[in-house]
């Protein structure tokens, strides 16, 4: 340099034909249970869906650009 795969919560994912409130586990926080302290049980808080436009009435989801990581090609030495 030229292709490719991935980025969504703090941490690991999912997310259907573009549709109205973006999900789940583990982790936090609070209650309750308990002699205690783990497990359990109820609830709660966390999101610029890497960033920037752009189509569309509507985007995590299509398109452009552009960062990071990681893979394959290829150059130089």
């Nucleotide at each position: 340099g030229g292709g490719g795969u991935u980025g969504u919560a703090g941490u690991u994912a999912a997310g259907u034909u573009g549709g109205u409130u973006a999900u789940a586990a583990c982790g936090c926080c609070a209650g309750c249970c308990u002699g205690u302290c783990a497990c359990g049980c109820u609830g709660g808080a966390g999101g610029c869906c890497g960033c920037g436009g752009g189509u569309u009435c509507g985007a995590g989801c299509c398109c452009c650009g552009u960062c990071a990581a990681c893979c394959c090609c290829g150059c130089c030495a």
Description
This is a predicted structure of a 77-nucleotide RNA (transfer RNA) from Candidatus Lambdaproteobacteria bacterium RIFOXYD2_FULL_56_26. The sequence was found in a public genome assembly. The coordinates come from a structure-prediction model, not an experiment, and the mean pLDDT is 81. Rfam family: tRNA. Rfam classes the family as a transfer RNA. Lineage of the source: Bacteria > Pseudomonadati > Pseudomonadota > Candidatus Lambdaproteobacteria.